Predicted 3D model of a 73-nucleotide RNA (transfer RNA) from a Planctomycetaceae bacterium.
The source organism's lineage runs through Bacteria, Pseudomonadati, Planctomycetota, Planctomycetales and Planctomycetaceae.
Its Rfam family is "tRNA". About the family: Transfer RNA (tRNA) molecules are approximately 80 nucleotides in length. By type it is a transfer RNA.
Its mean pLDDT, the model's own confidence on a scale to 100, is 82.

[in-house]
């Protein structure tokens, strides 16, 4: 260089054109208990790596970047 995978909440990953974008973990609060832990309820956190295109509509296809791996001479 050139080809291929990923990049989405604090981590760790799911969704692959139409819903208000979720899961588990963790923060936080409540509820229990003398207290802590567990166990149950509940609450915040997201420009979905960045432009730019298709489309009625885009995380999602489709160009281009930028990182992250893995291949190859």
């Nucleotide at each position: 260089g050139c080809c291929c995978u990923c990049g989405u909440a604090g981590c760790u990953c799911a969704g692959g054109g139409g819903a208000u974008a979720g899961a588990g973990c963790g923060a936080c609060g409540g509820u229990u208990u003398c207290c802590u832990a567990a166990a149950c309820c509940g609450u915040a956190g997201g420009u979905c790596g960045c432009a730019g295109g298709u489309u009625c509509g885009a995380a999602u296809c489709c160009u281009g970047u930028c990182g992250a791996g893995g291949g190859u001479a």